[in-house]
Molecule: FMN riboswitch aptamer (RFN element)
RNA sequence: AGUCUGUUUCAGGGCGAGGUUAGAUUCCUCACCGGCGGUAAUGGGCGAAAGCCACGAGUCCGCGAGCCGAAAGGCCGACAGGGUGCGAUUCCCUGACCGACGGUAUAGUCCGGAUGAAAGAAACUUAAA
Numbered sequence: 001a002g003u004c005u006g007u008u009u010c011a012g013g014g015c016g017a018g019g020u021u022a023g024a025u026u027c028c029u030c031a032c033c034g035g036c037g038g039u040a041a042u043g044g045g046c047g048a049a050a051g052c053c054a055c056g057a058g059u060c061c062g063c064g065a066g067c068c069g070a071a072a073g074g075c076c077g078a079c080a081g082g083g084u085g086c087g088a089u090u091c092c093c094u095g096a097c098c099g100a101c102g103g104u105a106u107a108g109u110c111c112g113g114a115u116g117a118a119a120g121a122a123a124c125u126u127a128a129a
Base pairs, nucleotide, nucleotide: 006124007123008122009121010120016030017029018028019027031109032108033099034098035063036062037061038060044053045052046051058097059096066075067074068073079095080094081093082092083091101112102111103110
């Protein structure tokens, strides 16, 4: 270091301006936001080395959340064009697109379930080798 036992902690952001209206942070114009793991060239940082780390994914793969169901189980969003490079659907440029349920004037951004749950992350810990 890895495996194994258990505990604790942590683990989601965003409506600002204008318009319409009796009424909209819900409609219209502009604005704003992006959970977790994986993948990732050159160069860079750390290291004696092996190796590790960030740049570096909302729309690639998977997961959580969410929805339906008595259960078994099922459902579950969105990207193109150009550029650099040996290598990038992740970088750079341009233009797009997506976002549970309940409430309420139709909501990714307000209120609520939720002081919840959880992908997972970190620290500590038991045992053996």